[in-house]
Context: one part of a larger RNA
RNA sequence: CGCAGGAGAUUUGAGGGAGGCUCUCCCUAGUACGAGAGGACCGGGAGGGACAGACCUCUGGUGUGCCGGUUGUCCCGCCAGGGGCACCGCCGGGUAGCCACGUCUGGAGUGGAUAAGCGCUGAAAGCAUAUAAGCGCGAAGCCCUGCCCAAGACUAGAUCUCCCAUCCGCCGAAAGGUGGAGUAAGGCCACAGGUAGACUACCUGUUUGAUAGGCCGCAGGUGUAAGUCCCGCAAGGGAUUGAGCCUAGCGGUACUAAUCGGCCGAGGA
Numbered sequence: 001c002g003c004a005g006g007a008g009a010u011u012u013g014a015g016g017g018a019g020g021c022u023c024u025c026c027c028u029a030g031u032a033c034g035a036g037a038g039g040a041c042c043g044g045g046a047g048g049g050a051c052a053g054a055c056c057u058c059u060g061g062u063g064u065g066c067c068g069g070u071u072g073u074c075c076c077g078c079c080a081g082g083g084g085c086a087c088c089g090c091c092g093g094g095u096a097g098c099c100a101c102g103u104c105u106g107g108a109g110u111g112g113a114u115a116a117g118c119g120c121u122g123a124a125a126g127c128a129u130a131u132a133a134g135c136g137c138g139a140a141g142c143c144c145u146g147c148c149c150a151a152g153a154c155u156a157g158a159u160c161u162c163c164c165a166u167c168c169g170c171c172g173a174a175a176g177g178u179g180g181a182g183u184a185a186g187g188c189c190a191c192a193g194g195u196a197g198a199c200u201a202c203c204u205g206u207u208u209g210a211u212a213g214g215c216c217g218c219a220g221g222u223g224u225a226a227g228u229c230c231c232g233c234a235a236g237g238g239a240u241u242g243a244g245c246c247u248a249g250c251g252g253u254a255c256u257a258a259u260c261g262g263c264c265g266a267g268g269a
């Protein structure tokens, strides 16, 4: 810009894409078959591999703004307690998120038309012949079915809901045409943000408010803080104490910030 008024939702699916894998074991059945050795079709069930998608409950990884231990040195006047630097100094753990080594799921099933192949009926050619007319069966393959995208599918689809018929100029005798203005439903900007994200887009919220921060509580992590007291000559141990600290998680609470607002947007060929 188009989709012949302007909007907000929900959809149909023309068309396109992805996928399509495979093994072992058990039952049927030691049956059919076979002298025996051996050993099925058909049908039913169980387990696995590789691959793919999604997810984070579990198991683990990471987790440089969480907690603890510890070395050297400098600093906070000293002690105690801390801070900086040394690859996050090193080491032990670890929330959310992101992940796989973890978890769940998938390849199907049913139809349709067929390939090789196997047939029925059957002449030409009194026979024969699956073929010449006609009619069947028959694949992991093809079409459909299941999953994803999808109306710029210009044949531009459908359904539901919302907004209404204002004002002015010009042309015209009128019907009407044309240009503009302010608006409606609605949208955009702006702002607080994230389930989204390179930007944009998308999604949520904007005081009629829990959108983010703060605060409070909980979960969760670390592992018993500091100070004081007791024991020990001391290193150290014990009590207060599952203490203190605590990021991204869950919930609550208007304390802080989402102020004040601006702009666009139909009149139906």
Stems, first nucleotide, its partner, number of pairs: 001152001005163007015149003021049007033038001051106005059100004066093005071086006109145001111143002117137004164268001166181006186264004190206005211257003214253005220246003227240005